RNAcentral holds the sequence, with entries from MGnify. A computed fold for a 163-nucleotide RNA from uncultured Romboutsia sp., annotated as Lysine riboswitch aptamer. It matches the Rfam family "Lysine riboswitch aptamer". Rfam describes the family as follows. Riboswitches are metabolite binding domains within certain messenger RNAs that serve as precision sensors for their corresponding targets. Allosteric rearrangement of mRNA structure is mediated by ligand binding, and this results in modulation of gene expression. This family includes riboswitches that sense lysine in a number of genes involved in lysine metabolism, including lysC. Its mean pLDDT, the model's own confidence on a scale to 100, is 81.
RNA sequence: GGUAGAGGUCGCAUCGUUAAUAAGUAGUUUUGUGGAGUUAAGCACGAAGAAGCAAAAUGAAAGGUAACUAUGCCGAAAUAUAUAAGUAACGCUUUAAAUCUUAUAUGUUGGGGUCAUGUAUAAUAUAUAUGGCACUGUCACAAUUAUAUUGUGGAGUACUAUC
Numbered sequence: 001g002g003u004a005g006a007g008g009u010c011g012c013a014u015c016g017u018u019a020a021u022a023a024g025u026a027g028u029u030u031u032g033u034g035g036a037g038u039u040a041a042g043c044a045c046g047a048a049g050a051a052g053c054a055a056a057a058u059g060a061a062a063g064g065u066a067a068c069u070a071u072g073c074c075g076a077a078a079u080a081u082a083u084a085a086g087u088a089a090c091g092c093u094u095u096a097a098a099u100c101u102u103a104u105a106u107g108u109u110g111g112g113g114u115c116a117u118g119u120a121u122a123a124u125a126u127a128u129a130u131g132g133c134a135c136u137g138u139c140a141c142a143a144u145u146a147u148a149u150u151g152u153g154g155a156g157u158a159c160u161a162u163c
Base pairs, nucleotide, nucleotide: 001163002162003161004160005159008074011073012072013071014070016068017067018066019065027058028057029056030055031054032053033052037045040094041093042092043091077109078108079107080106081105082104083103084102085101086100110136111135113133114132115131116130117129118128119127120126138154139153140152141151142150143149144148
């Protein structure tokens, strides 16, 4: 240097299906009120009554989540910064961007759990960052003798096996 492998019964990620939540919310219709706007902007619409408010009727979806199947894997993946590109609006058109999406580079994190704080979000779900706690796999050192147990410490560009 190449190849293969292990950590975990909550290992990581993706697609699909179903379910709940989102929510009786947004929207639509009718009535009343209201009295000139509605939009990011323009057109269109509007005193034959705009926006808003109230009542009634009707009534979603996306993102995120859980379970299951399948697939790909073990820096799997996640995250921060920087760079580049892309993406929206009601009836139509145009334009713009990031807390969104993708890619690249650099850095951090062995893994999952739990608690606290912060951020995001409809959300006490969930995700993520920092810190604490114990658990777990791995290597090194020391002790012990039960030949695998304890203690301390380190990190995945690592560890084990093999060529």